[in-house]
RNA sequence: UUGGAUCCUGGCUCAGGAUUAACGCUGGCGGCAUGCCUAAUACAUGCAAGUCGAACGAAAGUAGCAAUACUUUAGUGGCGAACGGGUGAGUAACACGUAGGAAACCUACCUCAAAGACGAGGAUAACUACUGGAAACGGUAGCUAAAACUGGAUAGGAUAUACGAAGGCAUCUUUGUAUAUUUAAAAGUCCUUCUGGGAAUGCUAUGAGAUGGUCCUGCGGCGCAUUAGCUAGUUGGUGAGGUAAAGGCCCACCAAGGCGACGAUGCGUAGCUGUGCUGAGAGGCAAAACAGCCACACUGGGACUGAGACACGGCCCAGACUCCUACGGGAGGCAGCAGUAGGGAAUUUUCGGCAAUGGGCGAAAGCCUGACCGAGCAAUGCCGCGUGAAUGAAGAAAUUCUUCGGAAUGUAAAAUUCUGUGGUGAGGGAAGAAAAGUAUUAGAAGGAAAUGGCUAAUAUUUGACGGUACCUUACUAGAAAGCCCCGGCUAACUAUGUGCCAGCAGCCGCGGUAAUACAUAGGGGGCAAGCGUUAUCCGGAAUUAUUGGGCGUAAAGAGCGCGUAGGCGGCCUCUCAAGCGGGAUCUCUAAUCCGAGGGCUCAACCCCCGGCCGGAUCCCGAACUGGGAGGCUCGAGUUCGGUAGAGGCAGGCGGAAUUCCCGGUGUAGCGGUGGAAUGCGCAGAUAUCGGGAAGAACACCGAUGGCGAAGGCAGCCUGCUGGGCCGCAACUGACGCUGAGGCGCGAAAGCUAGGGGAGCGAACAGGAUUAGAUACCCUGGUAGUCCUAGCCGUAAACGAUGGAUACUAGGUGUGGGGGGCUCCGCCCUCCGUGCCGCAGCCAACGCAUUAAGUAUCCCGCCUGGGGAGUACGGCCGCAAGGCUAAAACUCAAAGGAAUUGACGGGGGCCCGCACAAGCAGUGGAGUAUGUGGUUUAAUUCGACGCAACGCGAAGAACCUUACCAAGUCUUGACAUCCUGCGACGAUGCUGGAAACAGUAUUUUCCUUCGGGACGCAGAGACAGGUGGUGCAUGGUUGUCGUCAGCUCGUGUCGUGAGAUGUUGGGUUAAGUCCCGCAACGAGCGCAACCCUUGCUGUCAGUUACUACGCAAGAGGACUCUGGCAGGACUGCCGUUGACAAAACGGAGGAAGGUGGGGAUGACGUCAAAUCAUCAUGCCCUUUAUGACUUGGGCUACACACGUACUACAAUGGCGUUAAACAAAGAGAAGCAAGACCGCGAGGUGGAGCAAAACUCAGAAACAACGUCCCAGUUCGGACUGCAGGCUGCAACUCGCCUGCACGAAGUCGGAAUUGCUAGUAAUCGUGGAUCAGCAUGCCACGGUGAAUACGUUCCCGGGCCUUGCACACACCGCCCGUCA
Repeated sequence: UUGGAUCCUGGCUCAGGAUUAACGCUGGCGGCAUGCCUAAUACAUGCAAGUCGAACGAAAGUAGCAAUACUUUAGUGGCGAACGGGUGAGUAACACGUAGGAAACCUACCUCAAAGACGAGGAUAACUACUGGAAACGGUAGCUAAAACUGGAUAGGAUAUACGAAGGCAUCUUUGUAUAUUUAAAAGUCCUUCUGGGAAUGCUAUGAGAUGGUCCUGCGGCGCAUUAGCUAGUUGGUGAGGUAAAGGCCCACCAAGGCGACGAUGCGUAGCUGUGCUGAGAGGCAAAACAGCCACACUGGGACUGAGACACGGCCCAGACUCCUACGGGAGGCAGCAGUAGGGAAUUUUCGGCAAUGGGCGAAAGCCUGACCGAGCAAUGCCGCGUGAAUGAAGAAAUUCUUCGGAAUGUAAAAUUCUGUGGUGAGGGAAGAAAAGUAUUAGAAGGAAAUGGCUAAUAUUUGACGGUACCUUACUAGAAAGCCCCGGCUAACUAUGUGCCAGCAGCCGCGGUAAUACAUAGGGGGCAAGCGUUAUCCGGAAUUAUUGGGCGUAAAGAGCGCGUAGGCGGCCUCUCAAGCGGGAUCUCUAAUCCGAGGGCUCAACCCCCGGCCGGAUCCCGAACUGGGAGGCUCGAGUUCGGUAGAGGCAGGCGGAAUUCCCGGUGUAGCGGUGGAAUGCGCAGAUAUCGGGAAGAACACCGAUGGCGAAGGCAGCCUGCUGGGCCGCAACUGACGCUGAGGCGCGAAAGCUAGGGGAGCGAACAGGAUUAGAUACCCUGGUAGUCCUAGCCGUAAACGAUGGAUACUAGGUGUGGGGGGCUCCGCCCUCCGUGCCGCAGCCAACGCAUUAAGUAUCCCGCCUGGGGAGUACGGCCGCAAGGCUAAAACUCAAAGGAAUUGACGGGGGCCCGCACAAGCAGUGGAGUAUGUGGUUUAAUUCGACGCAACGCGAAGAACCUUACCAAGUCUUGACAUCCUGCGACGAUGCUGGAAACAGUAUUUUCCUUCGGGACGCAGAGACAGGUGGUGCAUGGUUGUCGUCAGCUCGUGUCGUGAGAUGUUGGGUUAAGUCCCGCAACGAGCGCAACCCUUGCUGUCAGUUACUACGCAAGAGGACUCUGGCAGGACUGCCGUUGACAAAACGGAGGAAGGUGGGGAUGACGUCAAAUCAUCAUGCCCUUUAUGACUUGGGCUACACACGUACUACAAUGGCGUUAAACAAAGAGAAGCAAGACCGCGAGGUGGAGCAAAACUCAGAAACAACGUCCCAGUUCGGACUGCAGGCUGCAACUCGCCUGCACGAAGUCGGAAUUGCUAGUAAUCGUGGAUCAGCAUGCCACGGUGAAUACGUUCCCGGGCCUUGCACACACCGCCCGUCA
């Protein structure tokens, strides 16, 4: 990190440590280590094994007169070359590790013991001569020596046979005697008293030791069973051979064995170990350096020599490769040290020295030694040190950020005072070196003596590293810091740039204009001569679970049984001692590790001491497991007596129904469906009656009844047969449980062969449905379904729950037995089968004596999703197919349970002009207006389902105006600040379309005298923007919706998300109220409080009103106006209801159940609308995206849509009656009366009125009378012509009105769709805002004044409860397939 949130399961990922590492950036010093993991690829060049003259002959040289001495060496001979050094190809093996065995063996050099070395002989290399070959290398003849070689003697040994003795471990071992056979030798040096003797060395034989090896055995360490069978020298025996030695090691003959599920054989991979890394441990992984063993030496094979090899720097053969060649033939083997090429991400010098340690030879000096010791290169690793220390605030400069105040880098720097690790210069200077060598001297033992050996002393010689480490001294802060990271995990944040681009990324994920995630900078965090990245291993991962997991639903119980191997197993006694426990001994190389101590200044590193795991042997113990012996009865089983049952198999029988056939009656339909049609039927169906045939299945009983291991089993009877349960006694005596493989059973469908076939019915045909309908529905219908025999072997074969045993509260049904009692019933008990429920368990749901609880035993199975239960292989099958069963690749999830919402063509309850019932419309026409589209220089912008579209706009000719064209301005049309000047303005004239420019005339105000107002000019800070972003925002608004909801505190429940309250029973317009309840309360909403209207009272009142004929006057009654008050609360009565809330009816009342209307809009939803009302972050623009002016445009016009007006007419039109009746408003740049003029719009003129006063102002529909007579009309008025009026600077684009004339479409409107429940709809006029003018729009006012509502099934929207869910961007969801 899965999700809206939760718990769980589960995978992926990170933080830690490590490395023979590599790569990127960076790099001061020292110590100690390490350094081809790849091509066991190929190798140029040099070196890595020689030595001995005290074994031998010979030659050469030097010294000397010579004898002779010395030096060197090719050859003969001896020893070594089998060690040391390298590598890990092969090897799954007695190769390795560990513990044992060899009575089945060998061992040069070394040590010890006790013997011996007598006496002969013949050759040969070197050399000389000749000669072959290119070379490598030879050939022939001749000479010569030995510690080279060969006989003989003797000794001891060995072998064979015979006879004993002792011992042991089965074969046997040791040993004595006799006979037979066989088998040894070598000298050189030194001393001497020179016959001989001695010394040390060498030689021969024997025995013993030590060392090193060889062989055998137990145990241990690897992957695949999609490798299950392997084996003929194979297993054993006898005999012979061979070996140092046992052995099929080899051979002949005989037998037929040997290995294997405890994994043989095969294939793949791999050197093994001490140890190393990691881990709490158990484990897991690794096998560099160091150490032990093994194997190999260009590849394969073979032997020779030798104590030892089947031999890295030996030989022979074969092969590949390379080189030389005179082409005849030869030479070679770096997996030794350096080094080269190649491969590769990648791994060093062709160094110095034998001074030390070790090795070979030698008597020794000594020689040899790429073993080794050192140095060089590489930050490859570990460890240590340094890059300075103290003081130092004007918190400098600079940089970054900023709210512009400041903050941070930061005591950091500078500066002052120090120190000297290190560096540089100078001087000194080790340990590693020892009685190791040589020389001389002395001593003791031995000996006749001498030499020699031994011991001691003195002198002297030897250092690659290296003039290195280290020490002293002088000078110098001087040459010495980087890398990674800063979204969460995970310590550390800001700015700018970029704009799903560039890029980042371990996982989740960042980036689409305000990125703490990219890049850069500042700052910060971490580590530090390193830091990051990559790769690999362990850890975290209890994510293979022995320690330490699981399987009802997350992955996971085999479909079920029988049973083999195996695992596990009741009570008592005795015994053994395998397991188990204790003690002792041996071993486990060293190093490593742990503990203690010591040495390098410390550390890393090194030295020393002690300890750990494992194995073997011996002794002791006997509880438990196990082996043996004996016993027991409770587990298990057997006998006996009962008992229930769709348990199984076979045979027979029965009735109902369906279909078909025959016959009768009978007539036009039947059948089928949502509705139809196909189909059947006048050749007689369906219906009905009688008779017959056939096949299949068994109504009622019948049941969370019964039986069975599961699958499964149902009419009745008979036969055969399996199992269970109960009861009483008797018997056996642990005989048990589980069960890998194996064997068997196993629904349906399917397959093979043969029957059967009524009904049903895949396929198929037809009819419907549908956009299509290869479906659902209908009419037919073949396989099949049935039987017999065989196959298949699978299912959601499910309780999604393996089997067995024991234990752990109950309650209530039911099936089968038994017992008891107080017997119409109840109690006890055993076995089944259900429900509820406690403890306990569980992620929850749930399970709960029929466990999913507590325990034991055995089996099966699981380890993220997809790929896939697929491919390949194997086995089975006639086939279909089944069983077993992967990987590549891909994703960061997939999943379980529960929660809250939303949703459902789920359910229940309820509401709303939601439907229904009605009235009037829209959609068709013409016009007006808005929008889309198109057009245009521009047709400015915004609004887009409801909730944009007579909307912003309560009014575009200019202005408005934001758009376009042209002409102009640049501190600007507007604001603040600074400097200078004093006008500005108005009027006339000129240019111009105007803005503007020029010119003439005229001309200031206040004052505290500083200046200010105003204007012009200038400089810069700045102004300006209806430019962008409503997805950066504030504010405002729409909508769900005036719907009844939305929440909180405390408590309680739940692991938790959450639940409860708010659900339930009633009721209401309402979460309105009542009752109940683990809830009790509270808040925002509802209601009420506010305005208006309807009634009354009271008070007040002029401009209103008024009885009087009018007027004046008067009045304060009425109408009216507007203050206050009253009134309505289910208050009263009755019925219903639960004694409630409330509902219904009634009385009274102007009004009755919120009286009517308005204002009032909960938590929230829609990234809803608005940056163009306003405000505002950021971005953009600055002689322009700002400002001014003129003209144009927003008014365009093929078309489409919305909203309106007017109509289509007779419930009407027109005319006349100078005929009736309102309300609410407006009025001074205004409303304008009377009068006059005009047909009229209007004009002239102007009383009155800042309004209960005057004016607008005439209300209209209506009423009465007349006319029209159903027509495109006397309906309708568009469009057009002419003539006028008004407003305004100006009506051409583009205003309104009037008169006359013209007289279009339209005869009630398709699909569809809107409003309205009462003073409402419909209809009729009136006024107002905006406004110079312009109204079919908007807002307001009154007049006339209906119809209908049965009801809630349906459509739409909403509320509550409940249910399902794979949805949560929430059904406009999610998601599957095909194609691109």